[in-house]
c-di-GMP-I riboswitch aptamer from a Planctomycetota bacterium, 112 nucleotides, folded computationally. Rfam family: c-di-GMP-I riboswitch aptamer. Rfam links the family to the GO term cyclic-di-GMP binding. The organism belongs to Planctomycetota, within Bacteria. Model confidence (mean pLDDT): 80 of 100.
Parts: sequence; C1' cells; structure tokens
RNA sequence: UGGAUGAACGGGCAAACCUGGCGAAAGCCAGGGGCGCAAAGCUACAGGGCCUUCACCCGGCCACGGGACGCGAUCCGCGUCCCGCGGCGGGGAAUGGCAGCCAGCUGCCAAG
Repeated sequence: UGGAUGAACGGGCAAACCUGGCGAAAGCCAGGGGCGCAAAGCUACAGGGCCUUCACCCGGCCACGGGACGCGAUCCGCGUCCCGCGGCGGGGAAUGGCAGCCAGCUGCCAAG
C1' cells in the first nucleotide's frame, strides 16, 4: 500500500416487540429494547427489485335523484335503458416509501 481479509482494543449502529407522535397506507420520527451488523455510513425519476394506493383511471354491486321509452292506468304504478351523486368490493397505476434485498459512492481500527 491492497482486498471476495476480520483476531484484538476502543467505540458505533440497532431487528422484532412496547409506548407516544405523523401518515390514507406502505412507512417514518422520538423514547425503551437488542435480533443482528465491518460499512446496518450516505444515495430512492434519470440501475434493478420490493411495499403501499389518498387522489386518478376502468369494471361490478347497492341506495337516492332526474330523464327517455314501453305496458297497465283515476291520481299513479311497474319494467328497460341513460345521466348525475353517494357508499362498498375488484383491477390498474407513484408523484408516496424501502438501501437491515442487490447495486453505486465514501470511510474508522487492525493481528495474521
């Protein structure tokens, strides 16, 4: 000096879970906690991958309102279709997220 290296020392980070907060969710923040980690440091349109679906798009069902047509008819009722609005499922879809999935960049200590 180097890395498909990791014994030691000193320190570092912090999974699940719990509490509080933010968020539609994924997830994030703070405290506790400690499974693990030698990059568990940084980077999330412009590398891949994964997660979510508020808004948006396309179907379905239900309710309400309106219209057209048909049938029966005394006000009116029933049926079909269309439109609007609302609710609940389904599918699609990041601009929302994840680097403790791979990746890119940077970097501390150190025996053999």